Predicted 3D model of a 117-nucleotide RNA (SAM riboswitch aptamer (S box leader)) from Plantactinospora alkalitolerans. The source organism's lineage runs through Bacteria, Actinomycetota, Actinomycetes, Micromonosporaceae and Plantactinospora. The coordinates come from a structure-prediction model, not an experiment, and the mean pLDDT is 81. Rfam family: SAM riboswitch aptamer (S box leader). Rfam describes the family as follows. The SAM riboswitch is found upstream of a number of genes which code for proteins involved in methionine or cysteine biosynthesis in Gram-positive bacteria. Rfam links the family to the GO term regulation of gene expression. It was read from a public genome assembly, where an Rfam model found it.
RNA sequence: ACCUCAUCCAGAGGGGCUGAGGGAUACGGCCCGAUGACGCCCCGGCAACCACUCCACCCGCGGAGCAGGUGCCAAAUCCGUCCCCGCCGCGCCGUGCGGUCCCGGGAAAGAUGAGAG
Numbered sequence: 001a002c003c004u005c006a007u008c009c010a011g012a013g014g015g016g017c018u019g020a021g022g023g024a025u026a027c028g029g030c031c032c033g034a035u036g037a038c039g040c041c042c043c044g045g046c047a048a049c050c051a052c053u054c055c056a057c058c059c060g061c062g063g064a065g066c067a068g069g070u071g072c073c074a075a076a077u078c079c080g081u082c083c084c085c086g087c088c089g090c091g092c093c094g095u096g097c098g099g100u101c102c103c104g105g106g107a108a109a110g111a112u113g114a115g116a117g
Base pairs, nucleotide, nucleotide: 003115004114005113006112007111008110013043014042015041016040017039021032022031023030026081027080028079029078044073045072046071049069050068052065053064054063055062077109082106083105084104086100087099088098089097090096
């Protein structure tokens, strides 16, 4: 690398360096960006996956604390794409076709953690 499980609408910015693109990927949309984005470094912060402590517990599942290992600090993983549901139209009895919408559901992809190997 691949695989498994969990989570992903909450939260958290200042300084320095750099200098043109950036928001994972393809397309579309929408944003951020010379009033300096993205990235790197320092400091600060957020959160609580793991570790640790305490409590509870037959098992399974949990609650509280702490902040050591990660992680994160524009926008929901920025949104959509595929399927289903809902709604509208057409077809006309087969349930199909087209459109549209969602803080409805799922999938895929991705990120992070933990594990396995």